Context: one part of a larger RNA
């Protein structure tokens, strides 16, 4: 892991509500007793309880009572049937649906492991170093001291046994619930070890690590209190039918719990009170707008005050491309500004229709208190977030089906069952892949379509405005582009073209005291401007459609689902067909509500209703059964289903149906328990 068996709302008392039954202004017995044919028994037992009257703190009074000085007023009453038992729902008290702690307390058992200690024993190859002391010699006044021997000290050295466990590797369902190999530390000592003994659970022991106290230690183990408690996690067993939530408010040593309300369901009452729409009546200060207030704000004017400059012995004065209050003109801004001010929304009244569209009240029973995304509008954040907090809706939650390649929350649409019938929605119709390579007119050349900005650009289509143009434009070609003059100044030079000033006049068809290149300065080459040639359009600007660049990423083309698509299979406009869902329709069927017509039947938590099956008991000494019971295993049939019936084989002795009653009453899951595999 699989299979089989076992495995979780029970019992008692009390209360409360529903249903049933008895009696009823009454209802009822408890303990106990008597009797018998010994059992859902009958009878006795009226002690007690509830009800029939309330009110007051109470004495008390009483259809009234209390308050009060009160006869006033106020408050509670005076109307409404109860009670006993049975059964079901729920609550309370009990283990109270089941399993589950870590813990706490009590009584015992443990020092054969290990910690420390006590008593008594045992063990430590071999090698090295060479302390004190002593002896000889030297030395000293004597000591000291020096030297050679001797000697054999040491928590001394190297290194086996022994003890330990430093490094690395292996092992990691191990050979082993701590080992093996390698390497390493101690190895005469605070050493190691045998045997016997001592100390223990808030206690021992501890060269101290919260270590160790029998593979267990920040309080051992065993039994008991004990079914501790668990606002926590997990699990909680047959079927069908009806309705069907919430993830909010308030409070909380409260925030993943709970209480009350909200929202669900069931019963009873009420019966249009609800909702939608219209009309009418309301309050408002949002959007917008505005600047009349409060503030912010730009320019100008006017003008206090201040600064600068000038003048001035002081006083005083002048001036100002400076700063600037108030005031004036013009331009603006505001959630905490408003002289104004909607649309919606909200409240109320009236009216029509819809009554399978509800609403309200009383009572029984809940669940919900982690919500999520999308759209609109706001706060917060960075006008970030699949962020967070509101408001208004929708969906998901608790919703399947079609579309969006794939997708809880987007678009379409709400699945009672069946059908090899039809019509549609969103979305689609070249192939994958159901249906148009549909019709008409345009656009796009970028595979744009099939990701993106500021900005850039003779891409291209459309619509305008305006200039020039057969008195010849635009572009090209040919020709001219001059004189005063090298303008004046400056300068080494400055001659159209370093720079400054001026920018005239003449000849002309036209020609700047010159728009570029150029020279040291000139020169030289163009341009503006003009003529000729040519020949009909040619410039500029605005708005707009579709495109272009801007455009670099990480496993793989990978930013159309793919193939592939270019007068599209892209885009725009218009149109007609068709496909397309569990939508709608059709036909047949089931159930619920309803007098009928008809309508309805997605569903988690949850409420309500109706059933199936299992075990036992009674009716039942009746019925079936060796001509084969239960059980097992197949087949067929019936039922919406739980299930039921018939029958073959097996099995070999018991077993139903029906009507009731009572439950150790239904398993897939609890890392469930037991067994097998």
């Nucleotide at each position: 892991g699989c299979u089989a068996g076992c495995g979780a709302g029970u019992u008692a008392a009390u209360g409360u509500g529903g249903c049933g039954u008895g009696c009823a202004a009454g209802a009822u017995u408890a303990a106990g007793g008597u009797a018998u044919u010994u059992a859902g028994u009958a009878c006795c037992g009226u002690a007690g309880u509830c009800g029939u009257a309330g009110u007051g703190a109470g004495a008390g009074c009483g259809a009234g009572g209390c308050u009060u000085a009160a006869u006033a007023g106020g408050c509670c009453g005076u109307u409404c049937a109860g009670u006993a038992c049975g059964u079901c729902g729920c609550a309370u008290u009990a283990g109270a649906c089941c399993c589950g702690a870590a813990a706490c307390c009590c009584a015992g058992u443990g020092a054969u492991c290990u910690a420390u200690c006590c008593a008594u024993g045992a063990g430590c190859a071999g090698g090295u170093u060479g302390a004190a002391g002593c002896u000889g010699g030297g030395g000293u006044a004597a000591c000291a001291c020096c030297u050679a021997g001797u000697g054999g000290a040491g928590g001394a050295c190297c290194g086996a046994a022994c003890c330990c466990g430093u490094u690395g590797a292996a092992g990691u369902u191990g050979a082993a619930a701590a080992u093996u190999c390698u390497u390493g530390g101690g190895a005469u000592g605070a050493c190691u070890u045998g045997u016997g003994g001592a100390u223990c659970g808030g206690a021992g022991u501890g060269a101290a690590a919260g270590g160790c106290u029998a593979a267990u230690c920040a309080a051992a183990c065993u039994g008991g209190g004990u079914g501790a408690u668990a606002g926590c996690u997990g699990g909680u067993u047959c079927u069908c039918c009806u309705c069907g939530a919430a993830a909010u408010a308030u409070a909380u040593u409260u925030a993943g719990g709970u209480a009350u309300a909200g929202c669900g369901u069931c019963u009873g009452a009420u019966g249009u009170u609800u909702c939608u729409u219209a009309a009418c009546g309301g309050g408002g200060g949002u959007a917008a707008a505005g600047c009349a207030c409060u503030g912010a704000u730009u320019g100008g004017g006017c003008u206090a005050g201040g600064g600068g400059u000038c003048u001035u012995a002081c006083c005083a004065g002048a001036u100002u491309a400076c700063c600037a209050a108030a005031c004036c003109c013009a331009c603006u801004c505001a959630a905490a500004c408003u002289c104004u001010g909607a649309a919606u929304a909200c409240c109320g009244u009236u009216a029509c229709a819809g009554u399978u569209a509800a609403g309200u009240c009383a009572g029984g029973c809940a669940g919900u208190c982690a919500g999520u995304c999308u759209u609109a509008u706001g706060g917060u954040g960075a006008u970030a977030a699949g962020g967070u907090c509101g408001u208004a809706a929708g969906a998901c939650g608790a919703a399947a089906g079609g579309g969006a390649a794939a997708g809880a929350g987007c678009c379409c649409a709400g699945a009672c069952c069946a059908u090899c019938a039809g019509c549609u929605a969103a979305g689609g119709u070249c192939c994958c892949a159901a249906a148009g390579a549909c019709u008409a007119c345009a656009c796009u050349a970028a595979g744009u379509g099939g990701a993106a900005a500021a900005c850039g650009a003779u891409g291209u289509g459309g619509a305008a405005a305006u200039g020039c143009g057969u008195a010849g434009a635009c572009a090209g070609u040919c020709a001219g582009g001059a004189g005063g003059u090298u303008g004046g100044c400056u300068u080494a030079g400055a001659a159209g073209c370093a720079g400054c000033c001026a920018c005239c006049c003449u000849u002309u068809a036209a020609a700047g005291a010159a728009a570029g290149c150029g020279u040291a300065a000139c020169a030289g080459c163009u341009c503006a401007c003009u003529g000729a040639u040519c020949a009909a359009g040619u410039g500029u600007u605005u708005c707009u459609g579709c495109g272009c660049g801007g455009a670099a990423g990480a496993u793989u083309u990978a930013a159309c689902g793919g193939g592939g698509c270019u007068u599209a299979a892209g885009u725009g406009u218009a149109g007609c067909a068709c496909c397309g869902a569990a939508g709608c329709u059709a036909u047949g069927g089931a159930c619920u509500c309803g007098a009928a017509a008809g309508a309805g039947u997605g569903g988690u938590a949850g409420a309500g209703g109706a059933g199936c099956a299992u075990u036992g008991u009674a009716g039942c000494a009746a019925c079936c059964g060796c001509u084969g019971a239960a059980g097992g295993u197949g087949u067929c049939a019936g039922g919406u289903g739980a299930c039921u019936g018939a029958u073959g084989c097996u099995g070999g002795a018991g077993g139903a149906a029906c009507u009731a009653c009572a439950a150790g009453c239904g398993c897939a899951u609890a890392u469930g328990c037991u067994a097998g595999c």

RNAcentral holds the full RNA, with entries from ENA. This is a predicted structure of a 677-nucleotide part of an RNA (large-subunit ribosomal RNA, domain II) from a bacterium. Its mean pLDDT, the model's own confidence on a scale to 100, is 85. Rfam family: Bacterial large subunit ribosomal RNA.